This is a predicted structure of an 80-nucleotide RNA (c-di-GMP-I riboswitch aptamer) from a soil metagenome.
Order: sequence, then C1' cells, then structure tokens
RNA sequence: GCAAAACCGUCGAAAGGCGGUGACGCAGAGCCACGGGGCUGCGGCUGCGAUGAAUCGCAGCUAUGCUCGCCGGGCCGCCA
Repeated sequence: GCAAAACCGUCGAAAGGCGGUGACGCAGAGCCACGGGGCUGCGGCUGCGAUGAAUCGCAGCUAUGCUCGCCGGGCCGCCA
C1' cells in the first nucleotide's frame, strides 16, 4: 500500500461484479482472461416423465459469462 470473510445497498438468470462498513491475509493480494484449472448455465442441444397434442417438470452436456486473493504467462512496478 492492498484488502478476505461477514453485514448493508446495488447490477446480474447465476457464478460473480461495483459501492460502504470491516480486516483474513498478501512484499507485488498491481494490470491483462493469452494457456491451464475451477465456478455458474440465461440461452442452446439431448434424454426421461406428466401428455394424444400444446405445455410443464426433472436430469445430462454446453461459455459467447465469471474467477488474475488457483497456477502459469505477458506488461508495468518496489526493496536489498
């Protein structure tokens, strides 16, 4: 110097982000989603069921979303 969890407000389908209070920690806990990992699944796809249909419910898969305080990398920076 930064600021976890928690609480309040707010945005978001959610993960999560932003602001305030607050400090668990961090010598880069500065910035970037480039690679990997993780999280969510609005929407899309598939299956099953209620059904004859419309429609609804459940499950699985899926990132164009999120996480840089998960790891690596890039950039910038501090001390000896």